A computed fold for a 79-nucleotide RNA from Sphingomonas mucosissima, annotated as ZMP/ZTP riboswitch aptamer (pfl RNA motif).
The coordinates come from a structure-prediction model, not an experiment, and the mean pLDDT is 75.
The model forms 92% of the base pairs in the Rfam consensus.
Its Rfam family is "ZMP/ZTP riboswitch aptamer (pfl RNA motif)". Rfam links the family to the GO terms one-carbon metabolic process and regulation of purine nucleotide biosynthetic process. On this family, see Jones et al., Acta Crystallogr F Struct Biol Commun 2019: "Co-crystal structure of the Fusobacterium ulcerans ZTP riboswitch using an X-ray free-electron laser".
The RNAcentral record of the sequence draws on Ribocentre.
NCBI's taxonomy places the organism under Bacteria, Alphaproteobacteria, Sphingomonadales, Sphingomonadaceae, Sphingomonas.
RNA sequence: UGCUGGCCGUGUGACUGGCGCAAACGCGGAGCACCGCGGGGAAGCACGGUCGCCGACGCCGCGCGCCUGGGCAUGUCAU
Numbered sequence: 001u002g003c004u005g006g007c008c009g010u011g012u013g014a015c016u017g018g019c020g021c022a023a024a025c026g027c028g029g030a031g032c033a034c035c036g037c038g039g040g041g042a043a044g045c046a047c048g049g050u051c052g053c054c055g056a057c058g059c060c061g062c063g064c065g066c067c068u069g070g071g072c073a074u075g076u077c078a079u
Base pairs, nucleotide, nucleotide: 005051006050007049008048009047010046011045012044015041016040017067018066019065020064021063025038026037027036028035029034058072059071060070
């Protein structure tokens, strides 16, 4: 001196499921919790601005519960 963290703006954006309660995405299709379209949600990433030392033991999908399957961040190793 810079980065790490919080907030704001712009761009991008993975993942967005099944059953029950039920008011609790819609239509069509399939049938081990999936596919297509539409609506809505959304962590993270990049850039810029700002605050100033604030940092991890987690974060993400329309209420709750029981589940299923993913993504992201962080750490290590390899290519």